Transfer RNA from a Gammaproteobacteria bacterium, 76 nucleotides, folded computationally.
It matches the Rfam family "tRNA". Rfam classes the family as a transfer RNA.
The sequence was found in a public genome assembly.
Its mean pLDDT, the model's own confidence on a scale to 100, is 83.
């Protein structure tokens, strides 16, 4: 240089064009239990890397760009 692959809540994940203004476990935070703490219940908070594009609709397809990985060559 070319190929391929991945990037969604503080962390780990679901998702395959409409059931997602995006769901779950974990942490946080608050209230209930409890003599206390811990358990455990019950409710919040909180994320689709930028950008364009295709469509009646995009986290999902399609390009470009960040950014991480990972194969393969070229020239002196």
């Nucleotide at each position: 240089g070319u190929c391929c692959c991945c990037a969604u809540c503080g962390u780990c994940u679901a998702g395959a064009g409409g059931c997602c203004c995006a769901g779950g476990a974990c942490c946080c935070u608050a209230g209930c239990c409890u003599u206390u703490c811990a358990c455990g219940c019950u409710a919040g908070u909180a994320a689709c890397g930028g950008g364009g594009g295709u469509u009646c609709g995009a986290a999902u397809c399609c390009c470009c760009c960040u950014g991480g990985g990972g194969a393969c060559g070229c020239c002196a």